[in-house]
RNA sequence: GACCUUGUAGCCUAAUCGGAUAAGGCACCAGCCUUCUAAGCUGGGGAUUGUGGGUUCGAGUCCCACCGAGGUCG
Numbered sequence: 001g002a003c004c005u006u007g008u009a010g011c012c013u014a015a016u017c018g019g020a021u022a023a024g025g026c027a028c029c030a031g032c033c034u035u036c037u038a039a040g041c042u043g044g045g046g047a048u049u050g051u052g053g054g055u056u057c058g059a060g061u062c063c064c065a066c067c068g069a070g071g072u073c074g
Stems, first nucleotide, its partner, number of pairs: 001073007010026004019057001028044005050066005
């Protein structure tokens, strides 16, 4: 330098061929329980889906350009 894969909450993972309010687990916060902690139970908040554009009635999903990570080739 060319090409391939990938980027969703603090972390991990979903989201069917483009269709609704982006779902779940861990973690976090509050309460219950407990002498206390942990475990357990109940409830709660947190994402403009890497960035910027485009297509579309509608984009996490398709297209383009960048940025980051991993890989193949030279």
Predicted 3D model of a 74-nucleotide RNA (transfer RNA) from Candidatus Iainarchaeum sp. It matches the Rfam family "tRNA". It is annotated as a transfer RNA.